[in-house]
Molecule: transfer RNA
Organism: Rhizobacter terrae
């Protein structure tokens, strides 16, 4: 330098004909307990890497850039 993959909540990830942003763990509150842990119930948290474009509508499609991983030279 070229190509491929990847970037979504604090962490690990799903979301694959363009239309509801989600799961587990963690976290908060309550119940339970002498207390803690475990368990049960409820709850909070996201500019979907960044900037533009297409579209009535974009995490998803297109372009550029950035981070990470890999292959080639």
């Nucleotide at each position: 330098c070229u190509c491929c993959g990847u970037g979504u909540a604090g962490c690990g990830c799903a979301g694959c004909u363009g239309g509801g942003a989600g799961c587990g763990c963690a976290c908060g509150u309550g119940c339970c307990u002498u207390g803690g842990g475990a368990g049960c119930a409820c709850g909070g948290g996201g500019u979907c890497g960044c900037a533009g474009g297409u579209u009535c509508g974009a995490a998803c499609c297109c372009u550029g850039c950035c981070g990470c991983g890999g292959a080639g030279a």